[in-house]
RNA sequence: ACUAUCUUGUCGGAGUGCUCUAUGGAGCUGAGACCACGAAUGUGGGAUCCGUUGAACCUGAUCAGGCUAGUACCUGCGUAAGGGAAGCAAGUGAGAAAUUGG
Numbered sequence: 001a002c003u004a005u006c007u008u009g010u011c012g013g014a015g016u017g018c019u020c021u022a023u024g025g026a027g028c029u030g031a032g033a034c035c036a037c038g039a040a041u042g043u044g045g046g047a048u049c050c051g052u053u054g055a056a057c058c059u060g061a062u063c064a065g066g067c068u069a070g071u072a073c074c075u076g077c078g079u080a081a082g083g084g085a086a087g088c089a090a091g092u093g094a095g096a097a098a099u100u101g102g
Stems, first nucleotide, its partner, number of pairs: 001099001002095001006091005011051004017028004034045004057083002059080001063076004
């Protein structure tokens, strides 16, 4: 030199639940359960997380065990003969191996 991590910008992906209530709101977990519009399926924006070294997230699934007020939460399922966004640019730069140069 190269490179992990981190920061900024930009491109893309994703979720937005459960319970109680006098319908005022309150409580639970979490990085995030927010705001606006709509008769509704939804749409848009903000924040957050994730981008193949992919458990961000979806399917299985109102699954199985535990816990609880709870279809929430924890664990399993999950080296799943399932899916899932090819990231890019600039800066910082430890450091194992390999490679290159002096």

This is a predicted structure of a 102-nucleotide RNA (TPP riboswitch aptamer (THI element)) from Oceanisphaera avium. Rfam family: TPP riboswitch aptamer (THI element). Rfam describes the family as follows. Vitamin B(1) in its active form thiamin pyrophosphate (TPP) is an essential coenzyme that is synthesised by coupling of pyrimidine and thiazole moieties in bacteria. The previously detected thiamin-regulatory element, thi box was extended, resulting in a new, highly conserved RNA secondary structure, the THI element, which is widely distributed in eubacteria and also occurs in some archaea. Analysis of operon structures identified a large number of new candidate thiamin-regulated genes, mostly transporters, in various prokaryotic organisms. The THI element is a riboswitch that directly binds to TPP to regulate gene expression through a variety of mechanisms in archaea, bacteria and eukaryotes. through a variety of mechanisms in archaea, bacteria and eukaryotes. The sequence is in RNAcentral, with records from Rfam. Of the family's consensus pairs, 92% are formed in the model. The coordinates come from a structure-prediction model, not an experiment, and the mean pLDDT is 76.